[in-house]
Context: one part of a larger RNA
Molecule: small-subunit ribosomal RNA, 5' domain
Organism: metagenome
């Protein structure tokens, strides 16, 4: 000098953009943060309103409403959001490998979707419990569950051929035997059959469902190389190193197990200890380098602490389950409930870090045919000079150089065109009026074209027109009115280093980054006048180069 997620002191007008617990991965009251689908399924209230009967207690009907809440089932809860504890490791970065692998939703293609069965919730009854919750009996539906049929592919055994490759397997064309699928829902229609008004079977479209191949994206595993400190850590190792056989996994592998062998690593630093998430980047520097890893982005790890599996395409799962532990809470003492390192917020710690705000309008996500619902992701608003940037605090003119302050050699000098005065302007502020961009759509309606189809139904696609949607916000912005009226401080002035005099003090009180000032004329202490430098900031401290 530059920089900062800064803090502290003094001061503080406005706006834009950004940032905001670096400490206790300390403990948490309260609310919200993951639901959705009735076009998978079976059931199905109440309040309120209207009416009938009434012994005025009540009871019945309609509506509310096939609504609410709940249940079975599907998809999602593995994303998104948080944190940096742990980790010196294939965790990360980079480049490869997988002939050792998986993949829900999505896209393309091929082939299908036949016919049956038995349950379990909800519900009803009953019982146990303070509660949390649970037992027993009975009924029931499905895109829930289970057999059977069929099998283009596929999988397994045996077998024939071709091509490729070099851990030993991969690909293609065949044969044979064996195993293994599925689910419906919604809308429309009458070409074919039956009744024959129009419907049913049926056909058809869309959404689902099953088998298979390919793709895309994503994920698992393996390897080369790279990036901290200590040798005052020098030897480390028994599933240890390898083999054979097995188990296990989507998959290779001591990953696990039995047996066999005695290996494996190490001064190019094993093992141990300390510290630490890694990277793109960021800061500094002419560069080389050094330091760093807030915000944003990629990867990893974690979710009270430790352990474990279940479900699932995917988890060993932040707002799931089980066990153990610590802590907090409820209890009828038998037993239960909980997990903010999600968004706010509280206590605590600390030099120090914000609102228990608005909205799904946009972007994105989940579910749904859709309408839509959910979304503390997100978009906004609030607080903070925390940072960067911009603007203002007036402009022009104005010399009896006014008054006043300070200095003085008493002549004067200086603050100083500074003020006043005169003439203007109107950013910010105040008032009034107008008033956005961000919104393009989806769906619906209207015609048109194309596709599907038996079809001028329905449905799908394309382009066009109409219609609908704004939290921010009556904000930004624009116009008019108003008055110079409401808006400047902080540090420094001995040298380094830009800026000097007076008074007070008298090695005192004090200053100080270094050198050093102060003991009676101190440009170095304190005050004043003046000056210098920055300016809504200026200094100090801390840290990095």
């Nucleotide at each position: 000098g530059a920089g900062c997620g800064a803090a502290c002191g003094u001061u503080g007008g406005c706006g834009g953009c950004a940032g905001g617990c670096c400490u206790a991965a300390c403990a948490c009251a309260u609310g919200c943060a993951a639901g959705u689908c009735g076009a998978g399924c079976g059931a199905g209230a109440a309040a309120g309103g209207g009416g009938g009967c009434u012994u005025c207690g009540g009871u019945c009907c309609c509506u509310g409403a096939g609504u609410a809440a709940a249940g079975c089932g599907g998809c999602g809860g593995a994303c998104g959001g948080g944190u940096g504890c742990g980790u010196a490791a294939c965790a990360c970065g980079u480049g490869g490998g997988u002939a050792a692998u998986g993949u829900g939703c999505c896209c393309u293609u091929c082939a299908g979707c036949g016919g049956g069965g038995g349950a379990c919730a909800a519900c009803a009854g009953u019982c146990c419990g303070a509660a949390a919750g649970g037992g027993c009996u009975g009924c029931u539906a499905a895109u829930a569950c289970c057999g059977c049929a069929u099998a283009c592919g596929u999988c397994g055994g045996c077998u024939g051929g071709c091509g490729c490759u070099c851990u030993g397997g991969c690909g293609c064309c065949g044969g044979u035997c064996g195993g293994g699928a599925a689910a419906g829902g919604u809308g429309g229609c009458c070409u074919c059959u039956u009744c024959a008004c129009g419907a049913a079977a049926g056909c058809u479209a869309c959404c689902a469902c099953u088998g298979a191949a390919g793709g895309a994206g994503c994920a698992g595993c393996c390897c080369g190389c790279g990036g901290c400190c200590c040798a005052u850590c020098a030897g480390c190792u028994a599933g240890u190193u390898g083999g054979c056989g097995g188990g296990g996994u989507a998959a290779c592998g001591g990953c696990c197990c039995a047996c066999c062998a005695a290996g494996g690593c190490u001064a190019a630093g094993a093992c141990g200890g300390g510290u630490a998430g890694c990277u793109g980047g960021u800061c500094u520097g002419a560069g080389a380098g050094g330091a760093u890893g807030a915000u944003c982005a990629g990867c990893c790890a974690c979710a009270c602490u430790g352990g474990a599996a279940c479900u699932g395409a995917g988890a060993c799962a932040c707002g799931g389950u089980c066990c153990a532990g610590a802590c907090u809470c409820c209890u009828a003492c038998g037993g239960g409930a909980g997990g903010c390192a999600g968004c706010a917020g509280u206590g605590g710690g600390g030099a120090a870090u914000a609102u228990u705000g608005g909205g799904c309008a946009a972007u994105g996500g989940g579910c749904g045919c859709a309408a839509g619902c959910c979304u503390g992701a997100c978009c906004c608003a609030g607080c903070c000079a925390u940072g960067c940037c911009g603007c203002g605090u007036g402009a022009g003119u104005g010399a009896u150089g006014a008054a006043g302050g300070c200095c003085c050699u008493c002549g004067g000098g200086u603050c100083g065109u500074a003020a006043a005065g005169c003439u203007c302007u109107g950013u910010g502020g105040g008032g009034a009026g107008g008033g956005a961009c961000g919104a393009a759509a989806c769906a619906g309606c209207c015609a048109g074209g194309c596709g599907c189809c038996a079809a001028u139904a329905c449905c799908g696609c394309c382009g066009g027109g109409c219609c609908u949607u704004g939290a921010c916000g009556g904000u930004a912005c624009c116009u008019c009115c108003u008055u110079a009226g409401c808006a400047a401080g902080c540090a420094c002035c001995g040298g380094c280093u830009a800026a000097c005099u007076c008074c007070g003090u008298g090695c005192c009180a004090g200053c100080a980054g270094c050198c050093g000032c102060g003991g009676u004329a101190a440009u170095a202490c304190g005050g004043a006048g003046g000056g210098u430098g920055c300016a809504a900031a200026c200094g100090u401290u801390g840290c990095u180069c």